[in-house]
This record gives sequence, C1' cells and structure tokens, in this order.
RNA sequence: UAGGAAGUGGUGUAAGGGGAGCACGAAGAGUUUUGAUCUCUUCAGUAAGGGGUCGAUUCCCUUCUUUCUAA
Repeated sequence: UAGGAAGUGGUGUAAGGGGAGCACGAAGAGUUUUGAUCUCUUCAGUAAGGGGUCGAUUCCCUUCUUUCUAA
C1' cells in the first nucleotide's frame, strides 16, 4: 500500500428484517451451624455517524479500532 474478516452486558458467544437471548459473572433472598452446592429474583449490552424501510444487530455508505493474507 492492496485485499479479506470481526466489533453485541464485566467476559465469551447467538440472533440470517418484526419481542436482544444463553452461559459464566456481580448483588440480594431462601436452604445450610458456617462455607460450598442447589433454587429464585435482580443488574448490565448491539463501535460511531448517516441513509433506506412501517420497522434494523441484520441491508447500503463513510469513519474508527482489532486481526489475517500478499508485497
């Protein structure tokens, strides 16, 4: 410099136009003599901007960050 891929709670990972989920995690409650385990509840998220659509994590454009390949 050229091309490709990715960006979602604190962490990892789904959602392929129509209620943003799961696991781990954190807090609280229950059980337990205590702790661990187990059960219940809660917390917390779409990289940024714009466009199109009745409606965007999803489609289009630009930018940013990370990463891979080639030179």